RNA sequence: CAGAUGCAAGGGCAAACCCGCCGCGAGGCGGGGACGCAAAGCCACCGGACUGCAGGGCGCACGCGAUGAAACGAUGAGGCGCGCGCUGCCAGUCAGCGGAGCCGCCAUC
Repeated sequence: CAGAUGCAAGGGCAAACCCGCCGCGAGGCGGGGACGCAAAGCCACCGGACUGCAGGGCGCACGCGAUGAAACGAUGAGGCGCGCGCUGCCAGUCAGCGGAGCCGCCAUC
């Protein structure tokens, strides 16, 4: 220096839960607290899980609409509005779900 391993020491991190703040939410940050962790250090590139304020797509219901919708005029139609649901296109979250990538302490071989 490189690789493998994790029985010691010194130290490190901190799940659930509680409090405060931020966020629509998933969740994040700070304090307390320890279930665990040898990368529970960093990173959303791949898969996965989760969320839905705004936009997209689809379905259903209701209302408006040739006495003219969107859209003032010209024009002219399964058109427009609104609510709910689905989707996860889109926008996000999770590194303590797995993989890839980056960096690193100690001991032993």

c-di-GMP-I riboswitch aptamer from Noviherbaspirillum cavernae, 109 nucleotides, folded computationally. The source organism's lineage runs through Bacteria, Pseudomonadota, Betaproteobacteria, Burkholderiales and Noviherbaspirillum. The RNAcentral record of the sequence draws on Rfam. Of the family's consensus pairs, 100% are formed in the model.